Model confidence (mean pLDDT): 87 of 100.
A computed fold for a 350-nucleotide part of an RNA from an uncultured bacterium, annotated as small-subunit ribosomal RNA, central domain.

Context: one part of a larger RNA
């Protein structure tokens, strides 16, 4: 490289947008570039291949012949691809009317709890554990009542529930704002799909500057345990966790399953809509879209399992894999304040 693959064996990029590129709905006409057919010419000879013959055979030599395939020119075909023109509405989008939602950003507000402080009551313990001790407390703790302050998180509702591209999102109110779904008309008329590079977003931890610090808590200290205990347990406790701005750019960033389109038996739940029947109305019933679970058929799979939300059947585009280790490494390059990230070998060894 080919082939074969990528849920769990190696392998889906963390996610989205989007450039080039690749692929691309229906109908008609034109063209004839690709494509197809025919003819002519050419692709020296030798060689190769086939047949026949000649050296006693062979190697070798001679004669004859064709094929493969390509180029050029001419003539023709027009199904498909391309190009040009015109038309269409099933894809896509816009508009109208509604709907659900922890989707995002900013500002404000609230109560419970915790801790601290002040004051009252009150007295000898509290706390903690397997058991203890360190610790706190007669300078009055713990408990309890009242008041105040601060920061952080939002019990119940709450659900296998909802929203978001992913990361993720949960008290309440307001402002601004993104997306989705349903319904039937109207409008545009292929405007679509994917997407190398690229850009943006991206948990936690970490970094820079400033401010903040109630609780929790790496590091650290002490008490235990233990042979030891650099741990598990306990008492403390600083970064950090929270905010603003700026970096970092990684995760078992997982459905370990890329995106899009179409097709293919069923059953039963949930969420948000629409329609029908019945009814005074609702529940119930039937049906239809979108999303989300479970069980299972064919099929697929090494098996496990997947199974209309496919890992089934097909197509388009991207990414990735190619024995284990060395190696999420070295060197170089790019990025970063740093930590480090991205790209990414080989010797050697089994």
């Nucleotide at each position: 490289u080919u082939g074969g693959g990528c849920g769990u064996a190696a392998a889906g990029g963390g996610c989205u947008c989007g450039u080039a590129g690749g692929c691309u709905g229906a109908u008609u006409u034109a063209u004839a570039a690709g494509u197809c057919a025919a003819a002519a010419u050419u692709g020296a000879a030798a060689u190769c291949c086939a047949a026949u013959g000649g050296c006693u055979u062979a190697a070798c030599c001679a004669u004859u012949g064709u094929c493969a395939c390509g180029g050029u020119u001419u003539u023709g075909a027009u199904a498909c691809u391309g190009u040009a023109a015109a038309u269409c509405u099933a894809g896509a989008a816009u508009u109208a009317u509604g709907c659900a939602g922890a989707g995002g950003u900013a500002a404000g507000u609230g109560g419970a709890a915790u801790u601290u402080c002040u004051g009252g009551u009150g007295u000898a313990g509290c706390g903690g554990u397997g058991a203890a001790a360190u610790g706190c407390g007669u300078a009055g703790a713990u408990a309890u009542c009242a008041g105040a302050a601060a920061g952080a998180a939002c019990a119940c509702c709450a659900a296998a529930g909802g929203c978001g591209a992913a990361g993720g999102c949960a008290a309440c109110u307001u402002a601004c704002u993104g997306g989705g779904c349903a319904u039937u008309g109207a409008u545009u008329g292929a405007c679509g799909c994917u997407g190398a590079g690229g850009a943006g977003c991206g948990a936690a931890a970490g970094c820079g500057u400033g401010g903040g610090u109630a609780g929790c808590a790496a590091a650290c200290a002490g008490g235990a345990u233990u042979a030891g205990a650099g741990a598990c347990c306990c008492u403390g406790g600083u970064a950090g966790u929270g905010c603003a701005c700026g970096c970092c750019g990684u995760a078992a960033a997982c459905g370990a399953u890329g995106a899009g389109u179409a097709c293919u038996u069923a059953g039963u739940g949930g969420u948000g809509g629409g329609g029908g029947a019945u009814u005074c109305g609702a529940c119930c019933c039937c049906u239809u879209c979108a999303c989300u679970g479970c069980u299972g058929g064919a099929g697929c799979u090494a098996a496990c399992g997947c199974g209309u939300u496919a890992a089934g059947u097909a197509c388009u585009c991207c990414g990735c894999c190619u024995g284990g280790g060395a190696a999420c490494u070295a060197c170089g390059g790019c990025c970063g304040c740093a930590a480090g990230g991205c790209u990414g070998a080989a010797a050697c060894u089994c």
The full RNA is in RNAcentral, with records from ENA and SILVA.